């Protein structure tokens, strides 16, 4: 300096009214880590090739090691939202800020596996909203060239 950078209400009840209540039902940003998955490579073997070389295909190793690649809403930071300071704007600094347990394996499990749980700014709104509308044709974690 370009671009990019948020998913989700289906069905039933109740009632004048509800994607706001109830009952099933859906959805998970962004870096990190990570005992999982994948993949390249390599190595012998078997196939195909007269051999080679080559090429393809299987199953096999390559120890808790290397390399790419993917993996956590609820673990660690971050951002969004909200507050505060600032005379306002914009920046910018502080602040606030939601969620996990059992049980398996294993030396090790916050991250695997099963199973149950639990969380989700703000303002709106014939009713109380993670999923509708709005601020937001914004902003930003940061990702890519």
């Nucleotide at each position: 300096u370009u671009u990019c950078a948020g998913g989700g209400c289906g069905g039933g009840g109740u009632g004048a009214g509800a994607u706001u209540c109830c009952c099933c039902a859906c959805u998970g940003g962004c870096g990190g880590u990570a005992a999982c998955g994948g993949g390249a490579g390599c190595g012998a073997c078997g196939g195909c090739a007269a051999g080679a070389a080559g090429c393809c295909c299987g199953g096999c190793g390559c120890g808790a090691g290397g390399c790419c690649c993917g993996a956590a809403g609820u673990c660690c930071g971050c951002g969004a939202c909200c507050c505060g300071c600032g005379a306002a704007a914009a920046u910018g600094c502080g602040g606030u800020g939601g969620a996990c347990c059992u049980g398996g394996u294993g030396a090790g499990a916050a991250u695997c596996c099963a199973g149950g749980a639990c969380c989700a700014a703000c303002g709106g709104u014939c009713a109380a909203a993670g999923u509708c509308c709005g601020g937001a044709u914004g902003g930003a974690a940061g990702a890519a060239a």